[in-house]
Notes: Small-subunit ribosomal RNA, 3' major domain from an uncultured Eubacteriales bacterium, 477 nucleotides, folded computationally. It matches the Rfam family "Bacterial small subunit ribosomal RNA". Its mean pLDDT, the model's own confidence on a scale to 100, is 85.
Context: one part of a larger RNA
RNA sequence: UGACGGGGGCCCGCACAAGCAGCGGAGCAUGUGGUUUAAUUCGAAGCAACGCGAAAAACCUUACCAGGGCUUGACAUCGUCUGGAUAUCUUGGAAACAAGGUAGGCCCUACGGGGACAGAUAGACAGGUGGUGCAUGGUUGUCGUCAGCUCGUGUCGUGAGAUGUUGGGUUAAGUCCCGCAACGAGCGCAACCCUUAUUACUAGUUACUAACAGGUAAGGCUGAGGACUCUAGUGAGACUGCCGGGGACAACUCGGAGGAAGGUGGGGACGACGUCAAAUCAUCAUGCCCCUUACGUCCUGGGCUACACACGUGCUACAAUGGGCGCAACAAAGGGAAGCGAGCCUGCGAAGGUAAGCGGAUCCCAAAAAAGCGUUCUCAGUUCGGAUCGUGGGCUGCAACCCGCCCACGUGAAGUCGGAGUUGCUAGUAAUCGCGAAUCAGCAUGUCGCGGUGAAUACGUUCCCGGGCCUUGUACA
Numbered sequence: 001u002g003a004c005g006g007g008g009g010c011c012c013g014c015a016c017a018a019g020c021a022g023c024g025g026a027g028c029a030u031g032u033g034g035u036u037u038a039a040u041u042c043g044a045a046g047c048a049a050c051g052c053g054a055a056a057a058a059c060c061u062u063a064c065c066a067g068g069g070c071u072u073g074a075c076a077u078c079g080u081c082u083g084g085a086u087a088u089c090u091u092g093g094a095a096a097c098a099a100g101g102u103a104g105g106c107c108c109u110a111c112g113g114g115g116a117c118a119g120a121u122a123g124a125c126a127g128g129u130g131g132u133g134c135a136u137g138g139u140u141g142u143c144g145u146c147a148g149c150u151c152g153u154g155u156c157g158u159g160a161g162a163u164g165u166u167g168g169g170u171u172a173a174g175u176c177c178c179g180c181a182a183c184g185a186g187c188g189c190a191a192c193c194c195u196u197a198u199u200a201c202u203a204g205u206u207a208c209u210a211a212c213a214g215g216u217a218a219g220g221c222u223g224a225g226g227a228c229u230c231u232a233g234u235g236a237g238a239c240u241g242c243c244g245g246g247g248a249c250a251a252c253u254c255g256g257a258g259g260a261a262g263g264u265g266g267g268g269a270c271g272a273c274g275u276c277a278a279a280u281c282a283u284c285a286u287g288c289c290c291c292u293u294a295c296g297u298c299c300u301g302g303g304c305u306a307c308a309c310a311c312g313u314g315c316u317a318c319a320a321u322g323g324g325c326g327c328a329a330c331a332a333a334g335g336g337a338a339g340c341g342a343g344c345c346u347g348c349g350a351a352g353g354u355a356a357g358c359g360g361a362u363c364c365c366a367a368a369a370a371a372g373c374g375u376u377c378u379c380a381g382u383u384c385g386g387a388u389c390g391u392g393g394g395c396u397g398c399a400a401c402c403c404g405c406c407c408a409c410g411u412g413a414a415g416u417c418g419g420a421g422u423u424g425c426u427a428g429u430a431a432u433c434g435c436g437a438a439u440c441a442g443c444a445u446g447u448c449g450c451g452g453u454g455a456a457u458a459c460g461u462u463c464c465c466g467g468g469c470c471u472u473g474u475a476c477a
Stems, first nucleotide, its partner, number of pairs: 001477002003474003007471007015461002019425005026316008034307002042053002064302007073125001077124002079121005086103007106115003127291002130289003136285002138280003141276001143274001148187006154163003167178003193268004198236007208225002212223003239262001242256005318418001322377006334365003339358002343354004384415001389410007431453007
């Protein structure tokens, strides 16, 4: 100087407390451990691994296993030789591949040839998701959006170092004020950026419809309009600016006015010096080591989907604030051409047939759902719950046996609110309800977004956890 203390002081954070909803019990989905296996590829490991890499494992992916093949190679550059690029068919084969048949082309040219492409051959080399994240770059997690981390000069100290950065206040903040052997400065904080909340102006189609006119069963449907909504561009607006109290006449704080918004308005992007030899050699790059008729590469099939069990994360429930049926409202944000697909017809349905419109403020996906109104069920393992299984069917795809999703009928398991313990959340939040997108041929209870309805509670900081500043002890570094 740090680190540590079941030392002290001060102060924060859904840290506790106060509340609300969960998890832990059930069934299922998913990840992991373990076990099994020819293989169940690999990585991730307290917080900060475990719906994580994976924003899509039937083949492919794929790295694993079995079997069948290749050896200058699936891929790159270079030499020589040959040629008919490419398309397509036949035979054998599980395919890779092997053998054979048919059709048949381009660019430049000095007319010698060259190029592109294919084959043969020689070797230089290719190739490796093989090892090492404790050799590395890059990227990322975490403490933590915590308020800290430092430097120059000066001063103090033999020195390590101190001072500044401590102190009195204050703040979300090393934020600001005051004081002070310090005076300044840098990286952080804040602001500048995006979005949302109000409004003015500009613009007015595909959006809108107040007035006028036409028209309809109805409808901005049409003429038209530029008011309104909205769209999207430029501005304004919030700054403790104003008033009062407190304070040290400061910083600031409390209350009030005006205001759409008030003291950082809400949300996002943004992550200091550093810590964990943290994660990643399997995104990529890369040193060294290793393999080279194989640890490379091609193919078929299998596996990653196994199942006594254990854990994490979710979904659905256990019902009446509910289930069923009928009627009937109100979103936002997105996507769409090898696409979204209206309408009509067929089908109980998944879906099929036909087909308009739309590269989309125009058309489509698209029905929002919870809510509301009416009716039924009357507390029951039930008209709750839907696992499991059977049968029949639909879709995608070369192909749904291993191993996809969906529909109908039948079947109708556990489960009556969950031990010790434990998680999230302070407001348009929790809870609850549906909608969309990426990935994607197909496959969503996951992920990332969107809106609808919309709470309770916070006395307080003694205690648990994490953190900041000062101080104290120390046999630790």